[in-house]
């Protein structure tokens, strides 16, 4: 220098035939218990790496950039 994959909640990741952003764990509150733990219910938490474009509508499609990992010379 070139090619590929990835970047989404505090962590691990789903969601790519474009149409309200989700799960598990963790966190908070409540129920339960003599009290914990476990269990159950509810809740908080997101500029979907950044910018631009296409579209009525973009996490998703296109372009540029940044970062991580891998490969080639």
């Nucleotide at each position: 220098g070139c090619c590929c994959u990835c970047g989404u909640a505090g962590c691990u990741c789903a969601g790519u035939u474009g149409g309200u952003a989700g799960a598990g764990c963790g966190c908070g509150u409540g129920c339960u218990u003599g009290g914990u733990a476990a269990g159950c219910a509810c809740g908080a938490g997101g500029u979907c790496g950044g910018g631009g474009g296409u579209u009525c509508a973009a996490a998703u499609c296109c372009c540029c950039c940044c970062g991580a990992g891998g490969g080639c010379u």